[in-house]
Bacterial RNase P class A from Paenibacillus sp. XY282, 419 nucleotides, folded computationally. The gene name in the source record is rnpB. The RNAcentral record of the sequence draws on ENA. The source organism's lineage runs through Bacteria, Bacillati, Caryophanales, Paenibacillaceae and Paenibacillus.
RNA sequence: AAAGUUUGACAGACAAUCGCUGGUUUCCGGUUCGCCGUGAAACGAGAGGAAAGUCCGGGCUCCGUAGGGCAAUGGUGCUGGAUAACGUCCAGUCGGCGCGAGUCGAAGGAUAGUGCCACAGAAAUGGACCGCCGAUGGCGUCCGCGGUUCGCCGCGGCGCACAGGCAAGGAUGGAACCGUGGUGUAAGAGACCACGAGGGGGACUGGCGACUUUCUCCCUGGUAAACCCCACCUGGAGCAAGACCUAAUGGACGCCGCGGCGUACGCCGCAAGCCUCUGCCCGGGGCGCGUCAGGUUGGUCGCUUGACCCGGCCGGCAACGGUCGGGCUAGAUAGAUGAUUGUCGCUUCCAUCGUGGGAGGGCUAAUCACCCGCUAUACCACCGGAAGAACAGAACCCGGCUUACGGCAAGCUUUUCGC
Numbered sequence: 001a002a003a004g005u006u007u008g009a010c011a012g013a014c015a016a017u018c019g020c021u022g023g024u025u026u027c028c029g030g031u032u033c034g035c036c037g038u039g040a041a042a043c044g045a046g047a048g049g050a051a052a053g054u055c056c057g058g059g060c061u062c063c064g065u066a067g068g069g070c071a072a073u074g075g076u077g078c079u080g081g082a083u084a085a086c087g088u089c090c091a092g093u094c095g096g097c098g099c100g101a102g103u104c105g106a107a108g109g110a111u112a113g114u115g116c117c118a119c120a121g122a123a124a125u126g127g128a129c130c131g132c133c134g135a136u137g138g139c140g141u142c143c144g145c146g147g148u149u150c151g152c153c154g155c156g157g158c159g160c161a162c163a164g165g166c167a168a169g170g171a172u173g174g175a176a177c178c179g180u181g182g183u184g185u186a187a188g189a190g191a192c193c194a195c196g197a198g199g200g201g202g203a204c205u206g207g208c209g210a211c212u213u214u215c216u217c218c219c220u221g222g223u224a225a226a227c228c229c230c231a232c233c234u235g236g237a238g239c240a241a242g243a244c245c246u247a248a249u250g251g252a253c254g255c256c257g258c259g260g261c262g263u264a265c266g267c268c269g270c271a272a273g274c275c276u277c278u279g280c281c282c283g284g285g286g287c288g289c290g291u292c293a294g295g296u297u298g299g300u301c302g303c304u305u306g307a308c309c310c311g312g313c314c315g316g317c318a319a320c321g322g323u324c325g326g327g328c329u330a331g332a333u334a335g336a337u338g339a340u341u342g343u344c345g346c347u348u349c350c351a352u353c354g355u356g357g358g359a360g361g362g363c364u365a366a367u368c369a370c371c372c373g374c375u376a377u378a379c380c381a382c383c384g385g386a387a388g389a390a391c392a393g394a395a396c397c398c399g400g401c402u403u404a405c406g407g408c409a410a411g412c413u414u415u416u417c418g419c
Stems, first nucleotide, its partner, number of pairs: 001415008010406001012344007020046002023043005028037003048391001052402002055400005060238004074233004078092005093107001094105004108229002113227002115223003129170002131166003136163002138160003142157006178196006197220007206211001242301004251292005257270005273287005308327008346388005354382004360372003
């Protein structure tokens, strides 16, 4: 220097003016004197690392349950730890990838049981297409020997490949009954032997453990991202949760008031809102008033002090925990958090007039070569001008994961070059 890899912090700064949403104080207006407001002014505050996706875990709220348990459903799945909890994080183990720094892992059980393994192939766990054998049995116008009642019979050989045996080799496939060599056999085969591969049980070494070292015994296709088995977790819905106040309309019920008795509940007497259906009673309807239930609309609360933030020290490899000190940091409801201007900072480009530096500079990862320049001239800095600056906007809160995205810094790795 290039190519990688891991981690961390940041998300332009300041000021002015004009707005927007909360808060505090003062004033103004109203008031039932508790407070209230389309009010005014001042002061101070006002998005994120992901506010996003809504995937996982909690707080909180309501529903359900006397309380608890089991089953079902769903989820998680190496070990130890962290945590309120987690499918997250930290430290490890084993395996895959990478030269490496590192990174990824749906990483329990195929020796509980069942199922499945397309096409091809004989066969995908009890199979035989080609092939090998045909020891044994069978067959034969075959050969030899022996016997014979002359029909044939027995033994041996030769042949056939009929019964049958085999799975070594070929062929198919992602995968062929663990591999190689030997023994053995008619031919063969883990049938047996030696060595080896993988898995499991037992003992042993180290480790809290996953696991691991050595020995021994047993076993041998894959698949649990098929059912299933094992261990652990798991009630449902969600701030549009939920609590409170409440207009209008509609509904139900009632109808001024006064006096007496009575501890109280209550009882007695006078009286019985207006209109209408029939003049009166009963009953019905309408209007008015009152009370009640329901809770629409609107409003208030929930709502932001919290597993909170910052710093120091201590414990721990770390995640994290403990302790001390300091801090208060949006709360909108169709949704505020914005706009303009100026200065400075960063990046790129242009111009080369001015000022200063200047003998080197550019190209290249670097050297050489090449190009520009060597005193106004290259090149550099200042000054001048222009442009750019990512992803993205809280809606109850918190811990994670995932996705989007800009440049910066540091550690480490590999390679190359110069000294």